[in-house]
The RNA shown here (transfer RNA) has 74 nucleotides and comes from a Candidatus Omnitrophota bacterium.
Rfam family: tRNA. Gene Ontology term of the family: triplet codon-amino acid adaptor activity. It is annotated as a transfer RNA.
The sequence was found in a public genome assembly.
Its mean pLDDT, the model's own confidence on a scale to 100, is 81.
Order: sequence, then C1' cells, then structure tokens
RNA sequence: GGGCCCGUAGCUCACUUGGCUAGAGCACCGUGCUGAUAACGCGGGGGUCAGUGGUUCGAUUCCACUCGGGCCCA
Repeated sequence: GGGCCCGUAGCUCACUUGGCUAGAGCACCGUGCUGAUAACGCGGGGGUCAGUGGUUCGAUUCCACUCGGGCCCA
C1' cells in the first nucleotide's frame, strides 16, 4: 500500500430484504422471602445503535468518508 470482517446498555450479544416506543442474559439499585447471606420472585435505572455527511416521507439497517479493533496479501 491492497482486500475482508467487526464497532448496539457496565460486560457478552440479538435486532438486517428501511417503518410503530431498540431488546435479552449477566451485572447494578430497590423490594419480597430468610435469623442473616446465597438462590428464587417482583419492580426499576442505564443507549447519540463508533463519528460525520448523503439517499429517503422515514436510517441501528442503504451509500461515501473518517476513527478504533482483528485477520489475510504484498
């Protein structure tokens, strides 16, 4: 220098032929239960879907560029 893949909650990940309010598990907070803890039940907080621009009535999703991570080729 060239090619490919990935970036969504604190962590691990879903969500994809563009559409109604973005979700799960674990973690965290409160609460029930217990003598107390764990486990279990119930409830709750937490997101600029990496960033900028574009296409569109509408973008986490499509396109371009940038940033970060990984792999391959030279």